[in-house]
RNAcentral holds the sequence, with entries from MGnify. Predicted 3D model of a 171-nucleotide RNA (Lysine riboswitch aptamer) from Kurthia massiliensis. The model forms 100% of the base pairs in the Rfam consensus. Model confidence (mean pLDDT): 78 of 100. The source organism's lineage runs through Bacteria, Bacilli, Caryophanales, Caryophanaceae and Kurthia.

RNA sequence: GAUAGAGGCGCGGAACUCUAAUAGUAAGCAUCCCGAGGUUGGAUAGAACCGAUGACUGAUGCUGAAAGGGGAGGCCGCCGAAAUGGUUAGUGAAUCUAUUCUCUCUAACUGUUGGUUCUACAUUUAAGAAAUGUAGAAUUGUCAGAAUCUGAACGGUUCUGGAGGGCUAUC
Numbered sequence: 001g002a003u004a005g006a007g008g009c010g011c012g013g014a015a016c017u018c019u020a021a022u023a024g025u026a027a028g029c030a031u032c033c034c035g036a037g038g039u040u041g042g043a044u045a046g047a048a049c050c051g052a053u054g055a056c057u058g059a060u061g062c063u064g065a066a067a068g069g070g071g072a073g074g075c076c077g078c079c080g081a082a083a084u085g086g087u088u089a090g091u092g093a094a095u096c097u098a099u100u101c102u103c104u105c106u107a108a109c110u111g112u113u114g115g116u117u118c119u120a121c122a123u124u125u126a127a128g129a130a131a132u133g134u135a136g137a138a139u140u141g142u143c144a145g146a147a148u149c150u151g152a153a154c155g156g157u158u159c160u161g162g163a164g165g166g167c168u169a170u171c
Stems, first nucleotide, its partner, number of pairs: 001171005008079001010078004016073004027063006037050003041101007082113009092103002114140011142162008
């Protein structure tokens, strides 16, 4: 360097089934109040549309979602699986166009993290649902060192340390 492989509440994907939440919210209709503006993820400008036949907002009643983000199962692909920070380029954000901010997603380059679980805090988020980061703890695989068991060992046990750029096998 190549090929194959192991770790386990292991990793990811599509969105097939079920499901919590979003939410009794958005929206629709009816009635009422108000009285001139309203329609975006935030802002500005323009167009278009709605609006004194009273819109939008608000209150009450009836009806009542979805997207995005999750959980469980099955399915598929896998074992730097993958996750995440930064930079650059692109993409999308429910009337449309332009500019800008913010956010989503994709690709390339680069930094960090062995995996999992739990606790605290922070951030994202409607939301500890979930994810990420930091600190701590436990557990697990692997390698190294020391001690010890054994007749002996490449085997067992205990302790300490390292990191996936690792480890095992073959060439």